[in-house]
Context: one part of a larger RNA
RNA sequence: AACGAACGCUGGCGGCAUGCCUAACACAUGCAAGUCGAACGAGACCUUCGGGUCUAGUGGCGCACGGGUGCGUAACGCGUGGGAAUCUGCCCUUCGGUUCGGAAUAACUCAGGGAAACUUGAGCUAAUACCGGAUAAUGACUUCGGUCCAAAGAUUUAUCGCCGAGGGAUGAGCCCGCGUAGGAUUAGCUUGUUGGUGAGGUAAAAGCUCACCAAGGCGACGAUCCUUAGCUGGUCUGAGAGGAUGAUCAGCCACACUGGGACUGAGACACGGCCCAGACUCCUACGGGAGGCAGCAGUGGGGAAUAUUGGACAAUGGGCGAAAGCCUGAUCCAGCAAUGCCGCGUGAGUGAUGAAGGCCUUAGGGUUGUAAAGCUCUUUUACCCGGGAUGAUAAUGACAGUACCGGGAGAAUAAGCCCCGGCUAACUCCGUGCCAGCAGCCGCGGUAAUACGGAGGGGGCUAGCGUUGUUC
Numbered sequence: 001a002a003c004g005a006a007c008g009c010u011g012g013c014g015g016c017a018u019g020c021c022u023a024a025c026a027c028a029u030g031c032a033a034g035u036c037g038a039a040c041g042a043g044a045c046c047u048u049c050g051g052g053u054c055u056a057g058u059g060g061c062g063c064a065c066g067g068g069u070g071c072g073u074a075a076c077g078c079g080u081g082g083g084a085a086u087c088u089g090c091c092c093u094u095c096g097g098u099u100c101g102g103a104a105u106a107a108c109u110c111a112g113g114g115a116a117a118c119u120u121g122a123g124c125u126a127a128u129a130c131c132g133g134a135u136a137a138u139g140a141c142u143u144c145g146g147u148c149c150a151a152a153g154a155u156u157u158a159u160c161g162c163c164g165a166g167g168g169a170u171g172a173g174c175c176c177g178c179g180u181a182g183g184a185u186u187a188g189c190u191u192g193u194u195g196g197u198g199a200g201g202u203a204a205a206a207g208c209u210c211a212c213c214a215a216g217g218c219g220a221c222g223a224u225c226c227u228u229a230g231c232u233g234g235u236c237u238g239a240g241a242g243g244a245u246g247a248u249c250a251g252c253c254a255c256a257c258u259g260g261g262a263c264u265g266a267g268a269c270a271c272g273g274c275c276c277a278g279a280c281u282c283c284u285a286c287g288g289g290a291g292g293c294a295g296c297a298g299u300g301g302g303g304a305a306u307a308u309u310g311g312a313c314a315a316u317g318g319g320c321g322a323a324a325g326c327c328u329g330a331u332c333c334a335g336c337a338a339u340g341c342c343g344c345g346u347g348a349g350u351g352a353u354g355a356a357g358g359c360c361u362u363a364g365g366g367u368u369g370u371a372a373a374g375c376u377c378u379u380u381u382a383c384c385c386g387g388g389a390u391g392a393u394a395a396u397g398a399c400a401g402u403a404c405c406g407g408g409a410g411a412a413u414a415a416g417c418c419c420c421g422g423c424u425a426a427c428u429c430c431g432u433g434c435c436a437g438c439a440g441c442c443g444c445g446g447u448a449a450u451a452c453g454g455a456g457g458g459g460g461c462u463a464g465c466g467u468u469g470u471u472c
Base pairs, nucleotide, nucleotide: 001471002470003469005468006467007466008465009464012344013343014342015341016340017339018337019336020302025300026299027298029297030296031295034061035060036059039058040057042055043054044053045052046051068255069254070253077180078179079178080177081176082175083174086172087171091168092167093166094165095164096163097162098161099133100132101131102130108123109122110121111120112119113118139148140147141146153160154159181227182226183225188218189217190216193215194214195213196212197211198210199209200208230252231251232250233249234245235244236243237242257278258277259276260275261274280291281290282289283288308334310333311332312331316330317328318327319326320325347377348376349375350374357368358367359366360365383408384407385406386405387404391399416461417460418459419458420457421442422441423440427456428455429454430453431452437444438443
C1' cells in the first nucleotide's frame, strides 16, 4: 500500500460497486423453457351464423443458448502462433425443382389392469408425421460402360414454406511449434506400447479399433511416480525488474447426487432428457413407484463470516410465432449489510471582566478557552407542502411520485475511535506497589510509574477508528 475480509467500540446522508473464500454437505416450498391453431384431426364454449376463443393430443422449431460451480485436470486443458483431412440448424447469395399415389397411428370411443406411477386390448380418423413410384444434374459413386439420390403444403392471394446443388458468413471438431507449479528423501518407464501393411470406423487426419509383421518408443534438456492446482485477459504490490494472486467483469475448459452408457439431433454423450448400477431421501394398499438447487430466492448444517422464499418484462438480449403476442429468477430494478471507494453534513460570524465547573498549583496563578453563554446570521442534510422527468416512443415505465426543481419552519435531526516511555505526533495528578496489569520490538510495575488503572490535558484519524489475518 492492498483486501470478496472478520472481530471490538461507534454510527447522520447520498452515489457507485461488492457480498458462502468453509461442506462439489443435505435440501421443505415456489418459480427458473417454452412456443406455434397461418401444419393436423378432435372436443368444449361464444356467435351478429360471416366467424371467433380455448385447449389435451399428433406435428414443427427451441430446450446443446442463457444461468451456476471449480470437483476433476500439470493436460494441446489454457495462452500464443501456425496447419489440413472436416462438419455447420437458423441467416445471406446464386441456379434449378416443388409430380402421382399408398398404408398407418395418437387424440377419440368401448372393454379392462393398478393403491399409485402408469398401463393393456379392440375399433375409428388427419397432417408440413411415415412409406412407395416418377423425374435427376451442376451432385455422389464409378471398372468410365454406367449406376444412384428429393420434395409439403398453408392461406385472408400478399406471402410464408418444402427439395437438390454451389458459394458466403457464423459456430464447432482435429493436428502441430513454443510457453505454462513443487518434489530426485520418485531413476528408470512403456506391450496398443513405437512403427509398418491391410481392414474397420469417424463429419474428418490418426493404434481411433482390429488382424498380421517388425522391436521399437520415452528418459538427468528430468521420463515415470507423488503432491498441489481450473487456465488466461487481468488484479495487488513495486521506481522498475520482479514477487504474490486468478473474487466481481470478459474469453476458454471441466462438471451437474456418484459411476457407466448410448438415443434423438445441424449440434449433447445433454444441469431443470433417457437407460443401467450405487448411496441417500420420500410415498406405498408391500405388489411397486418418485427424486436430484454447483439456476433465483429460501432452510438446516459447517463456519470468524457473506443478503429478500421481493417487483417487472418498461429497457437490452434470447426462444417460438406471418403477426398480435406468449415465455424468460437472463436482464433491468428494488430490499438487506459502513463490506469497499467517492462526496457531503453534524453549523457560520461575533463574543473576555477570560463566567461557572473540572484539573493542576510554588496558592500568586495557570489551563480547559472564543471554547461556552449571549448577540447576529445561514439552512447543505433530515422534516413538511407543491411540481415532476430522461430512460420510449406511433403506443408501452417495474424502477417511482424516484432523481430533480420550487416553497416553508427551525441550530434545528446528526461524533466517535485509537494513542501520548523510545521507535512515533502527543504530560501532569491520583490510585496501585514485581500485585493488579501492559507489551509490535526494546522493555515497564518491588512507595514519588509521563509505560499498569482512573482523571484532566494533549496528539492522530474521522462516519469511522482500532485489532487480527493474508500478499507485496
Overview
The part of an RNA shown here (small-subunit ribosomal RNA, 5' domain) has 472 nucleotides and comes from an uncultured bacterium. The RNAcentral record of the full RNA draws on ENA, Greengenes and SILVA.